[in-house]
RNA sequence: CUACUGGAGAGAGGCAGCCUUUCACAGGCCGCCCACCGAAGGAGCAAACCCGCAUCGCCGGGUGAAUCUCUCAGGUAAAGUGGACAGCAG
Numbered sequence: 001c002u003a004c005u006g007g008a009g010a011g012a013g014g015c016a017g018c019c020u021u022u023c024a025c026a027g028g029c030c031g032c033c034c035a036c037c038g039a040a041g042g043a044g045c046a047a048a049c050c051c052g053c054a055u056c057g058c059c060g061g062g063u064g065a066a067u068c069u070c071u072c073a074g075g076u077a078a079a080g081u082g083g084a085c086a087g088c089a090g
Base pairs, nucleotide, nucleotide: 001090002089004087005086006085011034013033014032015031017029018028019027020026035076036075037074041072042070043069044068048063049062050061051060052059
């Protein structure tokens, strides 16, 4: 990297529209507002390491992980899709 298997959280929220030839039903999409979730992606930092100095101290700067933090993006009935990560095979 590829195939297969498992894979969580949170709104069937309000308003206004579009599409499925018209109306209704049902379904899908989109904008705004409010609430919420963290496991695509993105951002933040601890130890540690490195550098700097009239001042040599964890003083200043840099590098710096995650399933932690943030919630920009994304998502919030079921199903489907997506899905960090894990298992297995090549």
Predicted 3D model of a 90-nucleotide RNA (Glycine riboswitch aptamer) from uncultured Polaromonas sp. NCBI's taxonomy places the organism under Bacteria, Pseudomonadota, Betaproteobacteria, Comamonadaceae, Polaromonas. Its mean pLDDT, the model's own confidence on a scale to 100, is 81. Its Rfam family is "Glycine riboswitch aptamer". Rfam links the family to the GO term glycine biosynthetic process.